[in-house]
RNA sequence: GCUCGGCUAGCUCAGGGGUAGAGCACUACAUUGACAUUGUAGGGGUCGCUGGUUCAAAUCCAGCGUCGAGCACCA
Numbered sequence: 001g002c003u004c005g006g007c008u009a010g011c012u013c014a015g016g017g018g019u020a021g022a023g024c025a026c027u028a029c030a031u032u033g034a035c036a037u038u039g040u041a042g043g044g045g046u047c048g049c050u051g052g053u054u055c056a057a058a059u060c061c062a063g064c065g066u067c068g069a070g071c072a073c074c075a
Stems, first nucleotide, its partner, number of pairs: 001071007010024004018055001026042005048064005
């Protein structure tokens, strides 16, 4: 330098045009002598960034950033 893949909640990940979810974690309550477990409820997101397409974009397109893999180059 070229190609491909990842980026979404604190963490691990789903969701691939129609107003964003799960598990774990966190908070409250119930249960316990207390803790753990379990149950119920709740909080937490401008979906990496900027533009474009569209009535509508996490999703499609372009550029950029970042992480990873492969290939090329390496006097």
Model confidence (mean pLDDT): 83 of 100. Transfer RNA from Verrucomicrobiaceae bacterium 227, 75 nucleotides, folded computationally. Its Rfam family is "tRNA". The family's RNA type in Rfam is transfer RNA.